Molecule: transfer RNA
Organism: Patescibacteria group bacterium
RNA sequence: GUCCUCGUCGUUUAAUGGAUAAGACGCUAGCCUCCGGAGCUGGAAAUCCAGGUUCGAUUCCUGGCGAGGGCA
Numbered sequence: 001g002u003c004c005u006c007g008u009c010g011u012u013u014a015a016u017g018g019a020u021a022a023g024a025c026g027c028u029a030g031c032c033u034c035c036g037g038a039g040c041u042g043g044a045a046a047u048c049c050a051g052g053u054u055c056g057a058u059u060c061c062u063g064g065c066g067a068g069g070g071c072a
Stems, first nucleotide, its partner, number of pairs: 001071007010025004018055001027043005048064005
């Protein structure tokens, strides 16, 4: 240089173009306990950026940025 794959809560993994973007771990509040842990109930927290297509985009298309890989 060129081609391919990927980018979603703090981490990790889901979501066939259509419901309030779901779960696990973690964090946090309450209950429980002498205290803590465990357990139970609740809460906060995310779609890399900019355009396009569409009635509707996490999903499809284009460009950019970033990560990994193949070739040179």